[in-house]
Context: one part of a larger RNA
């Protein structure tokens, strides 16, 4: 510089804006850089290739030619690109009327259920397991009945249901706010597409101050099990779980499938819109969007994918390149730390 690929074989960045690059709709008009064709110079020579001659051949010389894929000057061409410049709307996108929905963020409110406190019946057990025991109770437990106090999560709905870029989101409300998606006409005139860096966003654990602390429960103690039992199983129990504010930047952050656009048979089902015809509820029918289940072509090694593609192509990003050693040392960056992150080699199969 090139190939071959990344769904389970090694390979999709956890996500998103978005620089700078790469690419980029239709119709003209002008340039002529790109790019194509012509001429002209230049690519020294020796050498390689051809043709011929010379040393008795040859190696060697010698002499002709051919080539030198390139530069550069010029003369055209004007399909594509480029650059200027005039238009268009189908591509983005704005406005209008409507939907849906655990999206987001703050407040205040509810009800079961749990523990605990108090009081009231009431007595000898309760707890737990596979049995058992630690454990808890005559100082009155467990059950039960009234009351009250906390914190946490929200049962039925509830659904291969919705919503979100992804993590992720579930009790009712109120406020503030963000995105989807219908239909419908006007307008703007390519404003897109991806994106190296770089910015933000990011489950759990984890760390820093403060606060909370009912259940649950890393470590921890203590019963059982067991040859042992630093486990499974029991009783107990701090950290945490929870709030706020500030780090952390990771996960099987998984559809193990990057983001966009377009084209490629079909059936059945959900979920959010519209049209349309019947007879109202409704059914039927077409149509957008979304989200399952089956299945052709094709594609795959096979499994399988199969209009939500792993099919056909385009544009751009990111990654792969035998196992170990290794995602480790080392330096760098980042952090309070724990640690990420970038990321090897010697060796050795």
């Nucleotide at each position: 510089c090139u190939g071959g690929g990344c769904g389970u074989a090694a390979a999709g960045g956890g996500c998103a804006c978005g620089u700078a690059g790469g690419c980029g709709g239709c119709c003209g008009u002008g340039c002529a850089a790109g790019u194509u064709g012509g001429g002209c110079g230049u690519g020294a020579a020796a050498g390689c290739c051809c043709c011929g001659g010379g040393c008795u051949c040859a190696a060697c010389c010698c002499g002709g030619g051919a080539u030198g894929u390139g530069c550069g000057c010029u003369c055209a061409a004007g399909a594509c690109u480029g650059c200027a410049u005039g238009g268009c709307u189908c591509g983005a996108g704005u406005u209008c009327g409507g939907a849906a929905g655990a999206g987001g963020g703050u407040g205040g409110c509810g009800g079961a259920a749990u523990u605990c406190c108090c009081a009231g019946u009431g007595u000898a057990g309760a707890g737990g397991u596979g049995a058992a025991a630690u454990u808890c109770g005559u100082a009155g437990a467990u059950a039960u009945u009234g009351g009250g106090a906390a914190g946490a999560a929200c049962a039925c709905c509830g659904g291969u249901g919705g919503c979100g870029a992804a993590g992720g989101c579930g009790g009712c409300u109120a406020c503030c706010u963000g995105g989807u998606c219908c239909g419908a006409u006007a307008c703007u005139g390519a404003c897109g597409c991806u994106g190296a860096g770089g910015u933000g966003c990011g489950a759990a654990a984890g760390c820093g101050u403060g606060g909370g602390g009912a259940g649950c429960a890393a470590a921890c103690a203590g019963g059982a099990u067991u040859a042992g039992a630093u486990a499974c199983c029991c009783u107990g129990g701090u950290a945490g779980u929870c709030c706020a504010c500030g780090c952390u930047g990771u996960a099987a952050a998984c559809g193990a499938u990057g983001u966009g656009c377009g084209c490629u048979a079909g059936c059945c089902g959900u979920u959010g819109g519209g049209g349309c015809a019947c007879u109202u509820a409704g059914u039927g029918u077409c149509u957008c969007g979304g989200u399952g289940g089956c299945g052709c072509a094709g594609c795959u090694a096979a499994c399988g994918c199969a209009a939500u593609a792993a099919g056909c192509g385009c544009a751009c990003c990111g990654c792969c390149u035998g196992g170990g050693a290794a995602g480790u040392a080392c330096g760098g960056u980042c952090g309070c730390a724990a640690g990420a992150u970038u990321a090897a080699a010697a060796c050795u199969c």

Predicted 3D model of a 349-nucleotide part of an RNA (small-subunit ribosomal RNA, central domain) from an uncultured bacterium.
The full RNA is in RNAcentral, with records from Greengenes.